A computed fold for a 351-nucleotide part of an RNA from an uncultured bacterium, annotated as small-subunit ribosomal RNA, central domain. The prediction has a mean pLDDT of 85. The full RNA is in RNAcentral, with records from ENA, Greengenes and SILVA.
Context: one part of a larger RNA
RNA sequence: CUGGGUGUAAAGGGAGCGUAGACGGCAUGGCAAGUCUGAAGUGAAAGCCCGGCGCUUAACGCGGGGACUGCUUUGGAAACUGUGGUACUGGAGUGCCGGAGAGGCAGGCGGAAUUCCUAGUGUAGCGGUGAAAUGCGUAGAUAUUAGGAAGAACACCAGUGGCGAAGGCGGCCUGCUGGACGGUAACUGACGUUGAGGCUCGAAAGCGUGGGGAGCAAACAGGAUUAGAUACCCUGGUAGUCCACGCGGUAAACGAUGAUUGCUAGUGUGUAGGUGGGUAUGGACCCAUCGGUGCCACAGUUAACGCAGUAAGCAAUCCACCUGGGGAGUACGUUGGCAAGAAUGAAACUC
Numbered sequence: 001c002u003g004g005g006u007g008u009a010a011a012g013g014g015a016g017c018g019u020a021g022a023c024g025g026c027a028u029g030g031c032a033a034g035u036c037u038g039a040a041g042u043g044a045a046a047g048c049c050c051g052g053c054g055c056u057u058a059a060c061g062c063g064g065g066g067a068c069u070g071c072u073u074u075g076g077a078a079a080c081u082g083u084g085g086u087a088c089u090g091g092a093g094u095g096c097c098g099g100a101g102a103g104g105c106a107g108g109c110g111g112a113a114u115u116c117c118u119a120g121u122g123u124a125g126c127g128g129u130g131a132a133a134u135g136c137g138u139a140g141a142u143a144u145u146a147g148g149a150a151g152a153a154c155a156c157c158a159g160u161g162g163c164g165a166a167g168g169c170g171g172c173c174u175g176c177u178g179g180a181c182g183g184u185a186a187c188u189g190a191c192g193u194u195g196a197g198g199c200u201c202g203a204a205a206g207c208g209u210g211g212g213g214a215g216c217a218a219a220c221a222g223g224a225u226u227a228g229a230u231a232c233c234c235u236g237g238u239a240g241u242c243c244a245c246g247c248g249g250u251a252a253a254c255g256a257u258g259a260u261u262g263c264u265a266g267u268g269u270g271u272a273g274g275u276g277g278g279u280a281u282g283g284a285c286c287c288a289u290c291g292g293u294g295c296c297a298c299a300g301u302u303a304a305c306g307c308a309g310u311a312a313g314c315a316a317u318c319c320a321c322c323u324g325g326g327g328a329g330u331a332c333g334u335u336g337g338c339a340a341g342a343a344u345g346a347a348a349c350u351c
Base pairs, nucleotide, nucleotide: 004322005321006320007305008304012319014201015200016199017198021194022193023192025088027086028085030083031082033081034080035077036076037075038074039073040072041071042070048066049065050064052062053061054060091191092188093187094186095184096183097182098181103177104176105175106174107173108172109171110154114150115149116148117147118146119145120144121143125136126135162169163168206247207246208245209244210243211242215241216240220236221235222234223233258318259317260316261315262314263313266296268295269294270293271292273290274289275288276287277286278285279284300307301306324351325350326349333344334343335342
């Protein structure tokens, strides 16, 4: 390289948008680049293949044919690919009418709880554990009542419920705003799919500047435990957690399953967003259908486990990735970063 693969054995990029490229619906009539076909020229000789002749044979030599799968010119064909023209509506998109949703951003508001402060009542304990102690408390704690302050998170509803490309999103209200879905069939007329590079987003921890700091809590201190205890348990406690603006760019970023399209048993069973119809009436049920989300189970598939219309089945297009274990996601170099570290990414050697 080919071949074979990528849920769990090595292997799907964390996710999206999109450039080049690759691939691309239906009809019609042009062109003829690819494609097919006829002819001509060329494709030196030797060599090669076939059959023949000559050295006694062979090697070797001689002459004949073939091949030289190619290239050039020229006459034609038009199914497919291509190309430009016309037309179509099934793919894709737009419009109109609807309902659903923790989708995003900004602003405002709310109650419960916690801690602290002030005041009242009140007296000797509180707290904590397996048991204790450190700690707090007669300078009046804990408990309880009233008032005040602050920050963070939003109980119940809550649901293998919903929304989002992923990360993720949950008190209430307002404003701005993205997407999906159903119905309709007015419009455009292939405008599509994928996507190397590229750009954007990207949990938590971390970093920079300035705020904020109630609770929790790396580090740290003390008390226990223990042979020891740099831990598990307890009492404290700083970064951080929160906000604004930047940086960083990683996760078991998981469905360990790339995206898109078509096809393939089940009146199997749930859930929930619409639409149409029916039975019925204060209360839902049934049928049909579209889109989502779970469980089961045929065919098929799989090494097995399992997957099974949300495929890991049957096919197609495009991208990414794998090629024995260790060395190693290391070294060197490079790129970007304030740094931490990230990305790219070997070899010797060894089994």